[in-house]
Source information
This is a predicted structure of a 486-nucleotide part of an RNA (small-subunit ribosomal RNA, 3' major domain) from an uncultured organism. Its mean pLDDT, the model's own confidence on a scale to 100, is 82.
Context: one part of a larger RNA
RNA sequence: UGACGGGGACCCGCACAAGCGGUGGAACAUGUGGUUUAAUUCGAAGCAACGCGAAGAACCUUACCAGGGCUUGACAUCCUAGGAAGUCUGCAGAGAUGCGGAUGUGCCCUUCGGGGAACCUGGUGACAGGUGGUGCACGGUUGUCGUCAGCUCGUGUCGUGAGAUGUUGGGUUAAGUCCCGCAACGAGCGCAACCCUCGUUGUUAGUUGCCAGUAAGAGCCUGCUCUUGCUGUGCUCUCUAGCGAGACUGCCGGUGAUAAACCGGAGGAAGGUGGGGACGACGUCAAAUCAUCAUGCCCCUUAUGUCCUGGGCUACACACGUGUUACAAUGGGUAGGACAGCGAGCAGCCAACCAGCGAUGGUGAGCAAAUCUCUUAAACCUACUCCCAGUUCGGAUCGCAGUCUGCAACUCGACUGCGUGAAGUCGGAAUCGCUAGUAACCGUAGAUCAGCACGCUGCGGUGAAUACGUUCCCGGGUCUUGUACA
Repeated sequence: UGACGGGGACCCGCACAAGCGGUGGAACAUGUGGUUUAAUUCGAAGCAACGCGAAGAACCUUACCAGGGCUUGACAUCCUAGGAAGUCUGCAGAGAUGCGGAUGUGCCCUUCGGGGAACCUGGUGACAGGUGGUGCACGGUUGUCGUCAGCUCGUGUCGUGAGAUGUUGGGUUAAGUCCCGCAACGAGCGCAACCCUCGUUGUUAGUUGCCAGUAAGAGCCUGCUCUUGCUGUGCUCUCUAGCGAGACUGCCGGUGAUAAACCGGAGGAAGGUGGGGACGACGUCAAAUCAUCAUGCCCCUUAUGUCCUGGGCUACACACGUGUUACAAUGGGUAGGACAGCGAGCAGCCAACCAGCGAUGGUGAGCAAAUCUCUUAAACCUACUCCCAGUUCGGAUCGCAGUCUGCAACUCGACUGCGUGAAGUCGGAAUCGCUAGUAACCGUAGAUCAGCACGCUGCGGUGAAUACGUUCCCGGGUCUUGUACA
């Protein structure tokens, strides 16, 4: 100087407390361990691995296994010989591949002999190739402490020196934020602000948006509503999206040291960082990744490379994590009625109509989209029914019959109909999330994607309870103290 202490003081955080909802019990989904297997490819390992890499394993992917093949190779450059390239097609085979047939003669230059470019085939060797090893050789990227308030430097001063001071102290703040004091005076990386978005408003612009008028049709409660078309020196309003304004402790009162600041108030759409996001200091964990990529060294080279078919990654006495659905009446069922936002769309989204109980199919309009479609949001409201039961709760499992995608749903897809109707009556010890448009509940869109979502990333709808307080648990910050630790 640090680190540590079941030392001290002060402070903070959904850390505890106060509340709300879960997990742990059930079934299923998914990941992992273990076991099994020819293979169940590999990585991730307390927090910070375990719905993680994977934004989607039937083939492909695919790296694994079995079998069948190739050896200058599936891919690149150079040399050489031949041929344009390409298109159609027969036989054998699981396919890779092997043996054939037909067609085709192009472009540029030319001394008409030929040469060249692109591409294909054969040959030779230089070489290719490796998701083989090492993340404890590295780059890059990322997690974590932690959006915690810290981490340092120059000059000066003090100390023999390691170092100290500054950065400590008194206040204050979300903050090493600011003020005052001080052998310190300044500065840098962080904090904050500058960026994006939401909330108010002005202005500019007015189609595909909004509004008004009118015609036709329909409904009836007979003077209203809806749909479609047309019109507009309509753009007030909604909305869209550019540019501005606006919030700064600016104003008032009090407290404070006349400071910084804090408390209350006014005005205001918004008040003291207005809400949310992006943004992550010096460093820690030899943290993660050689399987995104890049790369040193080592290793393989008729194989650890490469092509193909089939299988596996989907196994199943078991254990754990994360979720979904429930156990019901604040509910289930049936009928009727209402209100969103973010987004996506041409090998696409698919209206309306018809067929089907339905998944879906047929026909077919519009739309490269503020125009058309996905797109009826659901919880909610109204009426009826069920009457507390393993039930009209719950839906696992299984049987039959189908739909769709796709070369192909056996291993191993999703969905539909009928039947079947398991466990489960609120969950031990323990444990998790959340402080406001949050939790909880409800649906919805998208990426990936031929098909496949209870996962993920967004979006809106309904919309709480509680916080006395900091004694205790956990983590962190500052000062101080002890130490036989470095």
Rfam family: Bacterial small subunit ribosomal RNA.